Record summary
Model confidence (mean pLDDT): 84 of 100. The RNA shown here (c-di-GMP-I riboswitch aptamer) has 89 nucleotides and comes from a Planctomycetota bacterium. The source organism's lineage runs through Bacteria, Pseudomonadati and Planctomycetota. It was read from a public genome assembly, where an Rfam model found it. Rfam family: c-di-GMP-I riboswitch aptamer. From the family's description: GEMM was predicted in a large-scale screen for bacterial structured RNA regulatory elements.
[in-house]
This record gives sequence, C1' cells and structure tokens, in this order.
RNA sequence: UCACGAUAAGGGCAAACCAUCCGCGAGGAUGGGACGCAAAGCCAUGGAUCUCACGCGUCGUUGCGCUUGAAGAUUGCCAGGCUGCCGAA
Repeated sequence: UCACGAUAAGGGCAAACCAUCCGCGAGGAUGGGACGCAAAGCCAUGGAUCUCACGCGUCGUUGCGCUUGAAGAUUGCCAGGCUGCCGAA
C1' cells in the first nucleotide's frame, strides 16, 4: 500500500416506536429512543420496491393489471462512483 475486519482502543451513526411539524401520498425534518451498522459518510447513475397523476384494460367498483410522466420517495434493498477512522488475525 492492497485486501481483510477483532468479544481491540477512541469515537461515530441510529431501525421500530413516541411527540411536534411538513407533504395528496410514498415519505421527510427536529427531539426522545436503540434494532442494528466498518462506510448506516456522500451521489437517485443502473436495477428493485413504493407513491402520485394521465391514459388503457378488467370488473371484484375508494379494487386489480398495464403504459406513460423533463412527476416523486427509499442509499438502513442491491449494484456502481467518490471519500474516509482504527489495526488483531
């Protein structure tokens, strides 16, 4: 240095849930809270899932399926890109 990741050290992040606020919604922000995380740091680029709207089909009619969107959400779903702390085997 690359790879790797410990019952190591010092730190970090924070799921569910609750409160308040924002959003039609998926969801988001802040605070509390910790299930987990070695990139759970950053980027919606590819895939995936989800939401909304138009259209079409179906008929089980506040449903379901498909298409389109220079409409969105999720990076704590998987890849890809960029960056980074520590050092046992």